[in-house]
Context: one part of a larger RNA
RNA sequence: CUGGGUGUAAAGGGCGUGUAGGCGGUUUUGCAAGUCAGAUGUGAAAUUUCGGGGCUUAACCCGGACGGGUCAUCUGAAACUGCAGAACUUGAGUACUGGAGAGGAUAGCGGAAUUCCUAGUGUAGCGGUAAAAUGCGUAGAUAUUAGGAGGAACACCGGUGGCGAAGGCGGCUAUCUGGACAGUAACUGACGCUGAGGCGCGAAAGCGUGGGGAGCAAACAGGAUUAGAUACCCUGGUAGUCCACGCCGUAAACGAUGAAUACUAGGUGUAGGGGGUAUCGACUCCCUCUGUGCCGCAGCUAACGCAAUAAGUAUUCCACCUGGGGAGUACGGCCGCAAGGUUGAAACUC
Repeated sequence: CUGGGUGUAAAGGGCGUGUAGGCGGUUUUGCAAGUCAGAUGUGAAAUUUCGGGGCUUAACCCGGACGGGUCAUCUGAAACUGCAGAACUUGAGUACUGGAGAGGAUAGCGGAAUUCCUAGUGUAGCGGUAAAAUGCGUAGAUAUUAGGAGGAACACCGGUGGCGAAGGCGGCUAUCUGGACAGUAACUGACGCUGAGGCGCGAAAGCGUGGGGAGCAAACAGGAUUAGAUACCCUGGUAGUCCACGCCGUAAACGAUGAAUACUAGGUGUAGGGGGUAUCGACUCCCUCUGUGCCGCAGCUAACGCAAUAAGUAUUCCACCUGGGGAGUACGGCCGCAAGGUUGAAACUC
RNA backbone atom coordinates (compact mmCIF):
# COMPACT_ATOMS: atom_id res chain seq x y z
C1' C A 1 0.00 0.00 0.00
C1' U A 2 -3.93 -3.42 -0.18
C1' G A 3 -7.05 -5.40 3.32
C1' G A 4 -9.60 -5.40 7.86
C1' G A 5 -11.68 -2.30 11.34
C1' U A 6 -13.46 2.12 15.03
C1' G A 7 -20.03 0.96 21.99
C1' U A 8 -16.36 -1.83 25.98
C1' A A 9 -9.96 -4.76 22.81
C1' A A 10 -5.96 0.49 18.95
C1' A A 11 -9.55 3.75 16.55
C1' G A 12 -15.79 8.75 15.61
C1' G A 13 -13.25 14.93 14.96
C1' G A 14 -16.41 18.55 21.35
C1' C A 15 -20.38 20.73 18.03
C1' G A 16 -22.13 23.54 13.92
C1' U A 17 -21.82 26.31 9.22
C1' G A 18 -19.92 25.88 4.70
C1' U A 19 -15.51 26.23 0.18
C1' A A 20 -13.03 22.81 -3.08
C1' G A 21 -13.85 17.80 -4.00
C1' G A 22 -16.72 13.09 -3.93
C1' C A 23 -21.70 11.17 -4.49
C1' G A 24 -26.78 12.14 -6.22
C1' G A 25 -34.61 11.39 -7.70
C1' U A 26 -38.40 10.30 -12.13
C1' U A 27 -39.46 10.63 -17.76
C1' U A 28 -37.68 11.82 -22.58
C1' U A 29 -34.48 13.67 -26.96
C1' G A 30 -29.58 14.36 -28.74
C1' C A 31 -24.02 13.99 -28.41
C1' A A 32 -20.55 10.03 -27.85
C1' A A 33 -16.01 11.91 -23.14
C1' G A 34 -16.10 7.35 -19.96
C1' U A 35 -17.98 2.25 -21.43
C1' C A 36 -18.51 -1.89 -25.10
C1' A A 37 -17.57 -4.33 -30.08
C1' G A 38 -14.86 -4.83 -34.72
C1' A A 39 -10.77 -3.55 -38.16
C1' U A 40 -5.75 -1.71 -39.13
C1' G A 41 -1.00 -0.31 -37.16
C1' U A 42 2.37 -0.84 -33.39
C1' G A 43 3.99 -3.12 -28.58
C1' A A 44 12.75 -4.23 -30.98
C1' A A 45 16.01 -8.24 -29.68
C1' A A 46 17.35 -11.00 -25.50
C1' U A 47 14.29 -12.76 -21.21
C1' U A 48 9.44 -15.54 -19.40
C1' U A 49 5.71 -19.54 -20.96
C1' C A 50 4.52 -23.60 -24.61
C1' G A 51 6.11 -27.05 -28.16
C1' G A 52 10.57 -28.56 -31.61
C1' G A 53 15.89 -29.16 -32.54
C1' G A 54 21.71 -29.23 -31.29
C1' C A 55 26.17 -30.20 -27.83
C1' U A 56 26.51 -38.17 -24.38
C1' U A 57 22.51 -35.14 -20.44
C1' A A 58 21.72 -30.68 -17.93
C1' A A 59 23.02 -25.80 -17.55
C1' C A 60 23.81 -23.56 -22.33
C1' C A 61 22.68 -22.68 -27.55
C1' C A 62 19.45 -22.48 -32.26
C1' G A 63 15.08 -21.52 -34.73
C1' G A 64 9.19 -21.20 -34.01
C1' A A 65 4.51 -19.91 -31.58
C1' C A 66 1.58 -17.69 -27.76
C1' G A 67 1.37 -13.80 -24.54
C1' G A 68 2.14 -8.88 -22.92
C1' G A 69 -1.10 -2.00 -23.62
C1' U A 70 -4.80 3.25 -19.25
C1' C A 71 -1.42 2.37 -26.76
C1' A A 72 -2.70 5.07 -31.62
C1' U A 73 -6.12 5.67 -35.76
C1' C A 74 -10.75 4.44 -38.12
C1' U A 75 -15.81 2.35 -38.11
C1' G A 76 -19.97 1.18 -35.15
C1' A A 77 -23.50 0.43 -30.48
C1' A A 78 -26.26 3.78 -26.97
C1' A A 79 -28.16 0.15 -21.75
C1' C A 80 -25.35 2.62 -17.72
C1' U A 81 -22.19 7.16 -16.07
C1' G A 82 -21.20 11.98 -18.19
C1' C A 83 -22.51 16.51 -21.14
C1' A A 84 -26.50 19.53 -23.55
C1' G A 85 -31.91 20.40 -24.27
C1' A A 86 -37.12 19.62 -22.64
C1' A A 87 -40.53 18.02 -18.86
C1' C A 88 -42.17 15.99 -13.79
C1' U A 89 -43.05 15.95 -8.25
C1' U A 90 -42.17 11.92 -4.48
C1' G A 91 -36.27 14.49 -2.29
C1' A A 92 -35.37 19.70 -0.75
C1' G A 93 -37.31 24.49 0.04
C1' U A 94 -41.23 28.45 0.28
C1' A A 95 -46.20 30.11 1.75
C1' C A 96 -50.52 29.89 4.99
C1' U A 97 -52.99 28.03 9.62
C1' G A 98 -52.18 26.15 14.56
C1' G A 99 -50.46 24.77 19.19
C1' A A 100 -45.84 23.15 22.58
C1' G A 101 -41.12 24.39 24.90
C1' A A 102 -35.67 25.73 31.55
C1' G A 103 -33.80 27.57 23.10
C1' G A 104 -30.92 32.61 23.07
C1' A A 105 -30.19 38.13 24.44
C1' U A 106 -31.55 42.54 27.35
C1' A A 107 -34.24 45.16 31.14
C1' G A 108 -37.30 45.18 35.38
C1' C A 109 -39.68 42.79 39.57
C1' G A 110 -40.53 38.92 43.72
C1' G A 111 -40.48 35.79 48.10
C1' A A 112 -37.86 32.17 51.32
C1' A A 113 -33.03 31.44 53.43
C1' U A 114 -27.75 32.62 54.99
C1' U A 115 -24.55 36.69 56.75
C1' C A 116 -23.81 41.59 58.64
C1' C A 117 -25.62 46.29 61.10
C1' U A 118 -29.11 49.05 64.59
C1' A A 119 -32.67 48.74 68.57
C1' G A 120 -35.73 45.85 72.24
C1' U A 121 -36.41 41.36 75.55
C1' G A 122 -33.11 38.22 78.15
C1' U A 123 -28.71 35.53 80.89
C1' A A 124 -24.52 32.20 80.82
C1' G A 125 -23.37 29.86 77.93
C1' C A 126 -23.02 29.06 72.43
C1' G A 127 -20.74 26.34 68.68
C1' G A 128 -18.60 21.89 67.13
C1' U A 129 -17.48 16.34 67.28
C1' A A 130 -17.10 9.59 67.48
C1' A A 131 -15.17 12.33 71.65
C1' A A 132 -12.83 16.94 72.03
C1' A A 133 -10.27 21.33 71.37
C1' U A 134 -9.11 25.73 68.60
C1' G A 135 -13.19 29.58 67.99
C1' C A 136 -17.41 33.07 69.79
C1' G A 137 -19.52 35.10 74.65
C1' U A 138 -20.57 39.22 81.08
C1' A A 139 -17.26 45.08 76.53
C1' G A 140 -23.88 40.80 77.12
C1' A A 141 -23.06 36.10 72.82
C1' U A 142 -26.42 31.87 71.44
C1' A A 143 -31.96 32.34 71.53
C1' U A 144 -36.02 35.69 70.31
C1' U A 145 -38.74 40.33 68.28
C1' A A 146 -38.72 44.67 65.03
C1' G A 147 -36.21 47.53 61.33
C1' G A 148 -32.29 48.05 57.73
C1' A A 149 -28.06 46.63 54.21
C1' G A 150 -25.99 43.49 50.58
C1' G A 151 -24.82 39.46 47.40
C1' A A 152 -25.82 34.88 45.30
C1' A A 153 -29.20 31.02 44.14
C1' C A 154 -34.34 30.19 42.65
C1' A A 155 -37.69 25.07 47.38
C1' C A 156 -42.61 22.92 45.94
C1' C A 157 -44.35 22.22 40.52
C1' G A 158 -40.12 18.64 38.53
C1' G A 159 -41.14 13.94 35.52
C1' U A 160 -35.54 7.79 31.97
C1' G A 161 -40.79 15.49 31.15
C1' G A 162 -39.36 19.74 27.63
C1' C A 163 -35.84 22.84 24.50
C1' G A 164 -31.02 23.34 22.02
C1' A A 165 -26.01 21.49 16.89
C1' A A 166 -23.02 20.55 20.92
C1' G A 167 -21.36 22.97 25.38
C1' G A 168 -25.75 23.66 27.95
C1' C A 169 -30.73 25.82 29.66
C1' G A 170 -35.14 25.96 35.59
C1' G A 171 -38.62 32.12 40.25
C1' C A 172 -42.01 35.92 37.59
C1' U A 173 -42.98 39.78 33.74
C1' A A 174 -41.94 42.62 29.30
C1' U A 175 -39.25 43.55 24.69
C1' C A 176 -36.17 41.56 20.73
C1' U A 177 -34.94 36.86 18.47
C1' G A 178 -33.42 31.42 16.50
C1' G A 179 -35.11 26.49 15.62
C1' A A 180 -38.30 22.27 15.58
C1' C A 181 -43.41 19.99 15.10
C1' A A 182 -48.49 19.15 13.08
C1' G A 183 -52.04 20.34 9.27
C1' U A 184 -53.22 22.33 4.16
C1' A A 185 -50.97 20.80 -0.74
C1' A A 186 -51.09 26.94 -2.97
C1' C A 187 -45.89 27.97 -5.09
C1' U A 188 -40.47 26.74 -6.81
C1' G A 189 -38.89 22.38 -9.58
C1' A A 190 -33.48 18.27 -7.76
C1' C A 191 -32.44 23.85 -5.82
C1' G A 192 -30.00 17.59 -2.60
C1' C A 193 -26.28 14.58 0.83
C1' U A 194 -21.44 14.78 2.75
C1' G A 195 -17.65 17.99 3.59
C1' A A 196 -10.34 18.17 3.38
C1' G A 197 -9.01 23.28 4.45
C1' G A 198 -11.62 27.95 6.25
C1' C A 199 -15.03 30.46 9.64
C1' G A 200 -18.06 30.38 14.07
C1' C A 201 -19.80 28.31 18.84
C1' G A 202 -17.66 25.73 22.84
C1' A A 203 -18.53 23.18 30.66
C1' A A 204 -15.24 23.93 34.56
C1' A A 205 -10.67 25.78 35.85
C1' G A 206 -7.23 29.58 34.46
C1' C A 207 -5.47 34.71 32.51
C1' G A 208 -6.02 40.50 31.58
C1' U A 209 -8.69 45.37 32.89
C1' G A 210 -12.52 47.45 35.90
C1' G A 211 -16.47 46.48 39.36
C1' G A 212 -18.76 43.33 43.18
C1' G A 213 -18.19 40.08 47.37
C1' A A 214 -23.71 37.27 51.25
C1' G A 215 -22.72 32.09 51.37
C1' C A 216 -19.21 28.52 49.89
C1' A A 217 -14.13 27.80 49.50
C1' A A 218 -8.18 25.79 46.53
C1' A A 219 -3.88 28.16 49.08
C1' C A 220 -2.88 29.36 54.11
C1' A A 221 -3.37 29.40 59.80
C1' G A 222 -4.95 27.01 64.12
C1' G A 223 -7.42 22.65 66.80
C1' A A 224 -7.90 17.36 66.69
C1' U A 225 -6.66 12.23 64.93
C1' U A 226 -2.11 9.50 64.28
C1' A A 227 3.95 6.19 65.14
C1' G A 228 3.86 10.39 61.65
C1' A A 229 -0.81 13.18 59.22
C1' U A 230 2.22 18.43 54.63
C1' A A 231 -4.81 14.28 54.67
C1' C A 232 -9.73 12.55 55.92
C1' C A 233 -12.89 15.59 60.93
C1' C A 234 -13.39 20.73 63.35
C1' U A 235 -12.75 26.45 63.78
C1' G A 236 -11.28 30.31 60.70
C1' G A 237 -9.92 32.02 55.81
C1' U A 238 -7.59 34.58 50.62
C1' A A 239 -7.83 33.91 45.40
C1' G A 240 -11.97 32.16 42.98
C1' U A 241 -17.11 31.49 42.52
C1' C A 242 -20.91 36.81 40.58
C1' C A 243 -21.09 41.21 36.63
C1' A A 244 -18.99 43.87 32.06
C1' C A 245 -15.47 43.54 28.16
C1' G A 246 -11.35 40.70 26.10
C1' C A 247 -8.43 36.01 26.02
C1' C A 248 -7.92 30.63 26.70
C1' G A 249 -10.07 26.27 23.36
C1' U A 250 -9.56 21.98 26.67
C1' A A 251 -12.96 17.57 29.56
C1' A A 252 -15.00 10.37 31.14
C1' A A 253 -16.80 17.67 25.64
C1' C A 254 -19.88 10.05 26.79
C1' G A 255 -24.77 7.17 24.00
C1' A A 256 -17.11 6.09 25.44
C1' U A 257 -21.72 4.68 19.32
C1' G A 258 -19.74 10.67 12.81
C1' A A 259 -23.56 12.66 9.25
C1' A A 260 -27.43 11.45 5.56
C1' U A 261 -31.03 8.16 3.03
C1' A A 262 -33.88 3.59 2.32
C1' C A 263 -35.55 -1.11 4.05
C1' U A 264 -36.40 -5.04 8.05
C1' A A 265 -41.87 -8.86 13.64
C1' G A 266 -44.19 -7.09 17.60
C1' G A 267 -45.57 -5.22 22.76
C1' U A 268 -45.85 -1.25 26.38
C1' G A 269 -45.12 3.83 28.80
C1' U A 270 -44.55 9.08 28.09
C1' A A 271 -44.36 14.48 25.56
C1' G A 272 -46.32 17.69 21.36
C1' G A 273 -49.83 17.77 17.18
C1' G A 274 -53.66 15.77 13.59
C1' G A 275 -57.81 12.47 12.02
C1' G A 276 -61.84 9.02 13.00
C1' U A 277 -65.40 6.60 16.53
C1' A A 278 -68.45 7.79 20.62
C1' U A 279 -71.24 11.49 23.20
C1' C A 280 -75.53 17.00 24.49
C1' G A 281 -70.40 17.65 25.94
C1' A A 282 -65.89 16.14 28.57
C1' C A 283 -64.08 11.06 28.97
C1' U A 284 -63.40 6.23 26.17
C1' C A 285 -61.60 3.38 21.97
C1' C A 286 -58.94 3.20 17.13
C1' C A 287 -55.50 5.25 13.34
C1' U A 288 -51.41 8.53 12.20
C1' C A 289 -46.81 12.09 12.29
C1' U A 290 -42.66 13.90 15.34
C1' G A 291 -39.71 13.24 19.85
C1' U A 292 -38.24 10.47 24.29
C1' G A 293 -37.90 5.57 27.40
C1' C A 294 -38.44 0.24 28.51
C1' C A 295 -39.10 -5.00 26.79
C1' G A 296 -38.38 -8.17 22.72
C1' C A 297 -38.13 -11.55 17.25
C1' A A 298 -35.09 -12.06 12.95
C1' G A 299 -30.27 -10.57 12.16
C1' C A 300 -25.58 -9.03 14.21
C1' U A 301 -21.73 -9.64 18.16
C1' A A 302 -15.58 -12.52 21.04
C1' A A 303 -18.96 -11.99 24.72
C1' C A 304 -21.58 -8.30 27.27
C1' G A 305 -25.25 -6.77 24.68
C1' C A 306 -27.66 -3.90 20.22
C1' A A 307 -32.31 -4.69 18.16
C1' A A 308 -37.10 0.97 13.49
C1' U A 309 -33.46 6.27 18.44
C1' A A 310 -29.50 -0.74 15.39
C1' A A 311 -24.17 -2.30 17.21
C1' G A 312 -29.41 -5.52 11.56
C1' U A 313 -29.52 -5.15 5.72
C1' A A 314 -27.43 -1.67 1.99
C1' U A 315 -25.50 3.02 -0.43
C1' U A 316 -22.75 7.95 -0.25
C1' C A 317 -19.24 11.30 2.03
C1' C A 318 -15.92 12.73 6.04
C1' A A 319 -12.74 11.59 10.42
C1' C A 320 -9.71 8.04 12.71
C1' C A 321 -6.81 3.00 13.96
C1' U A 322 -2.53 -0.55 12.55
C1' G A 323 1.71 -4.32 19.22
C1' G A 324 3.23 -2.35 24.59
C1' G A 325 6.62 1.25 26.68
C1' G A 326 9.49 5.54 25.24
C1' A A 327 5.13 9.67 24.43
C1' G A 328 0.81 12.82 23.43
C1' U A 329 7.20 13.41 25.13
C1' A A 330 11.44 15.90 22.01
C1' C A 331 12.45 19.07 17.89
C1' G A 332 10.39 22.45 14.36
C1' G A 333 5.95 25.13 12.65
C1' C A 334 1.33 27.67 13.96
C1' C A 335 -1.73 29.86 18.02
C1' G A 336 -1.61 32.19 23.20
C1' C A 337 -0.25 37.80 27.79
C1' A A 338 0.88 33.42 30.39
C1' A A 339 -0.69 28.72 31.79
C1' G A 340 -0.40 26.04 27.82
C1' G A 341 -2.92 24.26 23.19
C1' U A 342 -2.42 22.09 18.24
C1' U A 343 0.43 19.36 14.70
C1' G A 344 3.67 15.31 16.24
C1' A A 345 8.55 11.73 15.73
C1' A A 346 13.04 8.78 16.66
C1' A A 347 16.87 6.22 19.20
C1' C A 348 16.39 2.52 22.73
C1' U A 349 13.63 -1.46 24.99
C1' C A 350 10.03 -5.75 25.73
Molecule: small-subunit ribosomal RNA, central domain
Organism: uncultured microorganism